[in-house]
RNA sequence: CGAGUAUCAAGAGCGCAGCGAGGGAACUAGCCCUGCGACCUGCCAGCAACCAAUCUAAUUUUUAUUAGACGUGGUGCUACCUCUAGCCCGCAAGGGAAAGAUAUAAA
Numbered sequence: 001c002g003a004g005u006a007u008c009a010a011g012a013g014c015g016c017a018g019c020g021a022g023g024g025a026a027c028u029a030g031c032c033c034u035g036c037g038a039c040c041u042g043c044c045a046g047c048a049a050c051c052a053a054u055c056u057a058a059u060u061u062u063u064a065u066u067a068g069a070c071g072u073g074g075u076g077c078u079a080c081c082u083c084u085a086g087c088c089c090g091c092a093a094g095g096g097a098a099a100g101a102u103a104u105a106a107a
Base pairs, nucleotide, nucleotide: 004104005103006102007101008100013044015043016042017041018040022033023032024031027086028085029084030083045078046077047076050074051073052072054069055068056067057066058065059064082099087096088095089094
């Protein structure tokens, strides 16, 4: 760099400091957040449990596999369903796709 695989309806910030105008990925439309300071950055706090570690159990894959626990390490996340719609199916509710995000990762 990244084919592929899994998840995306739950959960968790009215915190402190810095910055100073846009922000919710991109385009269009809408709906929101934002000088009572958003977004972003740092610190702190928290959520979750993808990978690793550790522990427990089961199993003729036994230097393994599966399940559970834990929350030590690596990420991630903490307005709105991935804020909603856009393409396909459907009268609609809704479902699916595409794109995107996160984790892991073959060559």

The RNA shown here (SAM riboswitch aptamer (S box leader)) has 107 nucleotides and comes from a Candidatus Parcubacteria bacterium. Its Rfam family is "SAM riboswitch aptamer (S box leader)". Gene Ontology term of the family: regulation of gene expression.